[in-house]
The RNA shown here (transfer RNA) has 75 nucleotides and comes from a Candidatus Peregrinibacteria bacterium. The same sequence occurs in records of 2 taxa. Its mean pLDDT, the model's own confidence on a scale to 100, is 82. Rfam family: tRNA. Rfam links the family to the GO term triplet codon-amino acid adaptor activity.
């Protein structure tokens, strides 16, 4: 340098244009003599960053940045 793939909760990942979820972790009660397991619940997100399209964008386009793979060069 060029091309795929990818950044959504502490983690691990769903959401294929119409309110942002799950599981695991946290905290809080139940249940046990106690802990653990187990069962209810509850708190946590400006969805990589800037714009654009749309009535409306986590999602469609553009550019940038972080991450991961692959070609190219390497006389």
């Nucleotide at each position: 340098u060029c091309c795929c793939c990818u950044g959504u909760a502490g983690c691990u990942c769903a959401g294929u244009g119409g309110u942002a979820g799950a599981g695991c972790a946290a905290c809080c009660g139940g249940c046990u003599g106690u802990u653990a397991a187990c069962c209810g619940g509850u708190a946590g997100g400006u969805c990589g960053u800037c714009a654009g399209u749309u009535c409306g964008a986590g999602c469609c386009u553009g550019a940038c940045c972080g991450g991961g793979g692959g070609a190219g060069c390497c006389a």